FMN riboswitch aptamer (RFN element), 117 nucleotides, folded computationally.
RNA sequence: CGUAAAACUUGGGGCGGAGUGAAAUUCUCCACCGGCGGUCAAAGUCCGCGAGCGGCAACGCAUGAUUCGGCGAAAUUCCGAAACCGACGGUUAAAGUCCGGAUAGGAAAGUUUAACG
Numbered sequence: 001c002g003u004a005a006a007a008c009u010u011g012g013g014g015c016g017g018a019g020u021g022a023a024a025u026u027c028u029c030c031a032c033c034g035g036c037g038g039u040c041a042a043a044g045u046c047c048g049c050g051a052g053c054g055g056c057a058a059c060g061c062a063u064g065a066u067u068c069g070g071c072g073a074a075a076u077u078c079c080g081a082a083a084c085c086g087a088c089g090g091u092u093a094a095a096g097u098c099c100g101g102a103u104a105g106g107a108a109a110g111u112u113u114a115a116c117g
Stems, first nucleotide, its partner, number of pairs: 001117003005113006016030004032096001033086002035049004044084002052061003066082005088100003
């Protein structure tokens, strides 16, 4: 350094202001947020995965959204501009941001141990 294994650790952010109303952090206007791996170059919107539901499991089902211009060898990833998207259950009124399942689960990242090469 590599291989396969075991144990352990880490592992998701955001409603502030105004309006209407009996009632809204749920509606309207403005504002705010962006998991993991990949990629000729850094991504919520490209490719894939996780989160949901069913199943002992393998696995099955479900699974959102971007364009234009610039620089460059290379960017739907950077810079400029304008857009768009966001599970399930709950709620005096419809939720990406509140409450709940969840002290859960988890893509994955890391550390340690002994073994083998």